[in-house]
RNA sequence: UCGCGCUAGACGGGGAGGUAGCGGUGCCCUGCACCCGCAAUCCGCUACAGCGGGGUCGAAUCCCCCCCCGAGGCGUGUGGCUGUGGGGCCCUGGCCCACGUAAGUGGUGAAGAAGGCUUGGCCCCGCGCAACGGAAAGCUGUGAACCCCGCCAGGUCCGGGAGGAAGCAACGGUAAGCAGCCCCUUUCGUGUGCCGCGGCACUCCUGGCCGGAGCCGGCUGCGUGGAUACCGCCUGGAGCCACCCGACGAAGGUGGGUGCGCGG
Numbered sequence: 001u002c003g004c005g006c007u008a009g010a011c012g013g014g015g016a017g018g019u020a021g022c023g024g025u026g027c028c029c030u031g032c033a034c035c036c037g038c039a040a041u042c043c044g045c046u047a048c049a050g051c052g053g054g055g056u057c058g059a060a061u062c063c064c065c066c067c068c069c070g071a072g073g074c075g076u077g078u079g080g081c082u083g084u085g086g087g088g089c090c091c092u093g094g095c096c097c098a099c100g101u102a103a104g105u106g107g108u109g110a111a112g113a114a115g116g117c118u119u120g121g122c123c124c125c126g127c128g129c130a131a132c133g134g135a136a137a138g139c140u141g142u143g144a145a146c147c148c149c150g151c152c153a154g155g156u157c158c159g160g161g162a163g164g165a166a167g168c169a170a171c172g173g174u175a176a177g178c179a180g181c182c183c184c185u186u187u188c189g190u191g192u193g194c195c196g197c198g199g200c201a202c203u204c205c206u207g208g209c210c211g212g213a214g215c216c217g218g219c220u221g222c223g224u225g226g227a228u229a230c231c232g233c234c235u236g237g238a239g240c241c242a243c244c245c246g247a248c249g250a251a252g253g254u255g256g257g258u259g260c261g262c263g264g
Stems, first nucleotide, its partner, number of pairs: 001264006009057003012030004020046005034054005063257003067253002072248001074246002077243006084236004089232001093231002096226006103220003106216003115210004120205002124199005129193002131190006138181005148173003156165003
């Protein structure tokens, strides 16, 4: 160095999850890769960490190691979006309300602002007068079987008599009540009055005088206070997306390594 027969090993690997841990079944990635049996409130093992049975290749394109690249999933953090629970306005807001200010704007003012004095009106209070209404009083009429009055026929009672007594009806009258009148009197009230007197008030209207340049606050701005929780804001947790970092890491690529026997 070549040939033959073997052996180690290989015939897929990885991530999350799960587990004391490892591997598998189930999910996902890679991409094509012997077969049968087992398995999720699971199966098998214990750091040489699937088990049992069968088959093929076999020291190299195929096995082992380092490095590069890197699909993919995982974790921390930051940011954004969506939906959700809570908070309440100090920094601190938008929206809403009130007050102030008067920079802007608008209105008003030398045909005279603010302010002051004043006439009349309006409003309110008190009083008076009038009107209207009610009530009382007054007047007229009516008005009691008996329990109101007067007079009491008849009748009744007492008495020897003279005489006396009570008393119904009729008649006359009266009380409450009822009805009417209401001229006059008293009292109360009013959706009343081109009525009168006094007062209050200075808001409004109106007129006059003094005064001599501001006044008002609709909108914007600014300030203060309040209200609310729709938005913003603060805070808790959830899902999704992007980025940084970290631990894994398939496939692919570069480099290196790898046994025994016999014979030529």
Description: The RNA shown here (Bacterial large signal recognition particle RNA) has 264 nucleotides and comes from a Bacillota bacterium. The gene name in the source record is ffs. The RNAcentral record of the sequence draws on ENA. The coordinates come from a structure-prediction model, not an experiment, and the mean pLDDT is 77. NCBI's taxonomy places the organism under Bacteria, Bacillati, Bacillota. It matches the Rfam family "Bacterial large signal recognition particle RNA". It is annotated as a non-coding RNA gene. Rfam links the family to the GO terms SRP-dependent cotranslational protein targeting to membrane, signal sequence recognition and signal recognition particle, plasma membrane targeting.